The RNA shown here (Bacterial RNase P class A) has 387 nucleotides and comes from a Nitrospinota bacterium.
A source record names the gene rnpB.
RNA sequence: GGAGGGGGUCGCGCGGCCGCCGGCGCAAUAUGCGCGGGAGGAAAGUCCGGGCUCCGCAGAGCAGGGUGGUGGGUAACGCCCACCGGGGGCAACCCCAGGGAAAGUGCCACAGAGAACAGACCGCCUAAGUCUUCAGCCGUCGCAAGGUGGCCGGGGACCGGCAAGGGUGAAACGGUGAGGUAAGAGCUCACCAGCGGUCCGGGUGACCGGGCCGGCUCGGUAAACCCCACCCGGAGCAAGGCCAAAUAGGGGAGCGUUUGAGGGCGGCUCGUCCGAUGCUCCCGGGUAGGCCGCUGGAGGCCGCGGGCAACCGCGGUCCUAGAUGGAUGGUCGCGGUCCCGCCUGUCCGGCGGGGCACAGAACCCGGCUUACAGACCCCCUUCGGCU
Repeated sequence: GGAGGGGGUCGCGCGGCCGCCGGCGCAAUAUGCGCGGGAGGAAAGUCCGGGCUCCGCAGAGCAGGGUGGUGGGUAACGCCCACCGGGGGCAACCCCAGGGAAAGUGCCACAGAGAACAGACCGCCUAAGUCUUCAGCCGUCGCAAGGUGGCCGGGGACCGGCAAGGGUGAAACGGUGAGGUAAGAGCUCACCAGCGGUCCGGGUGACCGGGCCGGCUCGGUAAACCCCACCCGGAGCAAGGCCAAAUAGGGGAGCGUUUGAGGGCGGCUCGUCCGAUGCUCCCGGGUAGGCCGCUGGAGGCCGCGGGCAACCGCGGUCCUAGAUGGAUGGUCGCGGUCCCGCCUGUCCGGCGGGGCACAGAACCCGGCUUACAGACCCCCUUCGGCU
């Protein structure tokens, strides 16, 4: 320097002006002024887990949902760490929904002869059986050509045997060698692989290493049904609680219906008019509206200690978003960085123009997943070059 693996940080900076939300202080308080505060690593998807709130709940079971190697961490988890097993990569390292397929059921496209108590397309074989052909030998008939019977050998067909080899496929019912055979085959044997049982050793454990025995091999698929083990009550801050108007219902008390409660005629008296399931008061529930919940917490950073690690303990230190039609914005200047053009052919420099992501709180927290222009840092692997 090239290629690659793992982890982490930042994610435009500074300032002016005008706005928005909420806090505190002051004042002459429907408001004004001043001071200081105001998005993220994912605030997102709402996929898991918990806190909190209300409702429900004797216990057990069914249904339903979820999880699935082992040991730890944690408030908890489907998260994290370490390890085991399997797979990929030369390696750093990465991936695994990783219990059960000799409980049962289903499925296994295409290709292929045959795809699950499989099958025979090409191929190999002709020992047993049937037919046929050719050559030879022998017997017999014949002068001969030839006929006929038998034996042996070669070829062909049928009926068959085989599963070694070819071929198909993601997958074809162990592998190699020897024996065996007509040809073959765990048919037999040796070794190996794998399976089941058992014993020994190591490990907390998953599991690892080894000995013996067995039948000779029993396909895959469970994010298919299913079986096994374990876990799970429901709804969610529009939870939930408090204060509480007008109007219309509900309950109660009092007054009143020609012996006139009450109301209108601008305040009072008189007068006049209206006036009866009416008027006044109280209580209770709900609504509008307001307040609480509401933001400081399983919190961040540093140091020490324990632990391989996740993480835990102790000490110090730091930190005020809280809206509810829902604030966190707009604009200008300077600078940074990248791209384009020009000056001047390159570097440097200058000028002009453009870009600077994904996104955006709504009760809070731990995770996972997804999105993300660009910049930077650390560790590791491998290849090449130079010294």
It matches the Rfam family "Bacterial RNase P class A". Rfam classes the family as a ribozyme.
The organism belongs to Nitrospinota, within Bacteria.
The sequence is in RNAcentral, with records from ENA.